Description:
A computed fold for an 88-nucleotide RNA from a Gammaproteobacteria bacterium, annotated as transfer RNA. The coordinates come from a structure-prediction model, not an experiment, and the mean pLDDT is 81. Its Rfam family is "tRNA". From the family's description: Transfer RNA (tRNA) molecules are approximately 80 nucleotides in length. Gene Ontology term of the family: triplet codon-amino acid adaptor activity. It is annotated as a transfer RNA.

[in-house]
RNA sequence: GGAGGGGUGGCUGAGCGGUCGAAAGCACUGGUCUUGAAAACCAGAGAAGGGCGACCUUCCCAGGGUUCGAAUCCCUGCCCCUCCGCCA
Numbered sequence: 001g002g003a004g005g006g007g008u009g010g011c012u013g014a015g016c017g018g019u020c021g022a023a024a025g026c027a028c029u030g031g032u033c034u035u036g037a038a039a040a041c042c043a044g045a046g047a048a049g050g051g052c053g054a055c056c057u058u059c060c061c062a063g064g065g066u067u068c069g070a071a072u073c074c075c076u077g078c079c080c081c082u083c084c085g086c087c088a
Base pairs, nucleotide, nucleotide: 001084002083003082004081005080006079007078010026011025012024018068028044029043030042031041032040046059047058048057049056050055061077062076063075064074065073
C1' cells in the first nucleotide's frame, strides 16, 4: 500500500431505523439463608450536567449528513484485529 472485520456501561459482549441509555454474563452493592462465610436465590446498579425533591437534559470512538425519528443508514477522520503485498 490492497482486501476484509471491528470500536457499545467497570470488563466481556448482543443489538431489525421507533418497542433503547441499551440484552446477557462477569465483577460490584443491598438483602434472604447461615453460628459465620461460601454457594444459591431476590433486588439494585452506566456517565456527565441541572434540580431541595419528584424528575429533566446530553452522551454508543470523533465530526458531519440523511430522516418525523440514528448505537443501527451514508461520508470523512482516528484507533484495533486478520489476511495479502512491498521495503529493510